TPP riboswitch aptamer (THI element) from Flavonifractor sp. An100, 110 nucleotides, folded computationally. Rfam family: TPP riboswitch aptamer (THI element). Rfam's curators write: Vitamin B(1) in its active form thiamin pyrophosphate (TPP) is an essential coenzyme that is synthesised by coupling of pyrimidine and thiazole moieties in bacteria. The previously detected thiamin-regulatory element, thi box was extended, resulting in a new, highly conserved RNA secondary structure, the THI element, which is widely distributed in eubacteria and also occurs in some archaea. Analysis of operon structures identified a large number of new candidate thiamin-regulated genes, mostly transporters, in various prokaryotic organisms. The model forms 96% of the base pairs in the Rfam consensus. RNAcentral holds the sequence, with entries from Rfam.

Order: sequence, then C1' cells, then structure tokens
RNA sequence: AGCGAAAAACAGGGGAGCACGCAGGGAGCGGGCUGAGAGGAAGCUAACGCGCUUCGACCCUCCAACCUGAUGUGGGUAAUGCCACCGUAGGUAGUUAGAAAGCUGUGUGU
Repeated sequence: AGCGAAAAACAGGGGAGCACGCAGGGAGCGGGCUGAGAGGAAGCUAACGCGCUUCGACCCUCCAACCUGAUGUGGGUAAUGCCACCGUAGGUAGUUAGAAAGCUGUGUGU
C1' cells in the first nucleotide's frame, strides 16, 4: 500500500392469511392448515360492525423481510400467496465501517 468477513451495538423496515365449531354483542372462546411469526399485554372506537393505537413476540435492512404487477399463469387443497412460475422484474429500511482480526505485496533497519 492492497484485499478484507462473521458476529455485535445502536438505529430503522415489515406482516399477521385461510377455512371450521361453539357462543351471541363479549371487537368472545376453542381446536385445524401454512408459516419465523397468523395477535401475548394494555387501551380506544364502532354496532349494516368484525376495526384501530401503543408495547411485546417474530422476520428483515441488498442472494433482503415486505409491497407492487395480481381479480396474473400452472399445480394442488376443505380453503387460502398452500406450492411453483413471474423473479437476475419494479419498489423498499443503515450506520459504527475506507473498522478490527487475518492475508498479500513493497521498502527500510538489525
């Protein structure tokens, strides 16, 4: 001089689907499928409604969770982003860090 992770810390991003039984107003209870996760806690609101907020759990921060295309295509299922394709697609959240360890090369001294 060059190459150079992983983990961590802090910060940030994200989703919570499908169908069934009981209950009947309690945003209730129970088990089933897939999954890392399918709502654990507190609170708010609604009643032609099935929601929302904060915290938690879990996943992800560039072979990336997740979103879009997509009311897509094929397969399968009781049903569903259940599986595959699409997809080296487009979007999307990073700093410590041009770090340290280590490795390589060159020069100098003994």